A computed fold for a 119-nucleotide RNA from a soil metagenome, annotated as SAM riboswitch aptamer (S box leader).
RNA sequence: UCUUAUCGAGAGAGGCGGAGGGACUAGGCCCAGUGAAGCCCGGCAACCUAAAAGCAAGCAGUCCUUGCUUUUAAAGGUGCCACAUCCUACAGAUCCGUGCUGUGAUCUGAAAGAUAAGA
Numbered sequence: 001u002c003u004u005a006u007c008g009a010g011a012g013a014g015g016c017g018g019a020g021g022g023a024c025u026a027g028g029c030c031c032a033g034u035g036a037a038g039c040c041c042g043g044c045a046a047c048c049u050a051a052a053a054g055c056a057a058g059c060a061g062u063c064c065u066u067g068c069u070u071u072u073a074a075a076g077g078u079g080c081c082a083c084a085u086c087c088u089a090c091a092g093a094u095c096c097g098u099g100c101u102g103u104g105a106u107c108u109g110a111a112a113g114a115u116a117a118g119a
Base pairs, nucleotide, nucleotide: 001119002118003117004116005115006114007113012041014040015039016038020031021030022029025089026088027087028086042081043080044079047077048076049073050072051071052070053069054068055067056066057065058064085112090109091108092107093106094105095104
C1' cells in the first nucleotide's frame, strides 16, 4: 500500500505522573488541578487461537478434509477501557424558508480514520 470483517455492548473512587486530551486541518461541541497525556498494575472483549455439538459439500464410504452456525475457554499474539468513529466539511433524497441564490433540519451513502486477519 491492497483485500476482507467490525466500528453494538463491555471494562478501576489503584499507584507514579503533572497539563493537556477527544486521529489530522478548519469551525463548533465536550472532557480535564474534584488531576489530562504517558507509564505500571488491574480489567473488558473474543480478531488470530483451542475444544465440543449440529448442518452442508467433496469422497465408494458413517473415516477423513473443507466450509458455515452455535456453545465453551482465555495460556499466548494483538486490541480496547468518558459521551462517541462527538458533529459539520463530499454527493443524493425529503422538509422548512426565500422574488432568486445562499443558509438551516432529518435521513442515506461516500470519503477519511481506527482495530484485527491475510497479501
Its Rfam family is "SAM riboswitch aptamer (S box leader)". Rfam describes the family as follows. The SAM riboswitch is found upstream of a number of genes which code for proteins involved in methionine or cysteine biosynthesis in Gram-positive bacteria. The coordinates come from a structure-prediction model, not an experiment, and the mean pLDDT is 78. The RNAcentral record of the sequence draws on MGnify.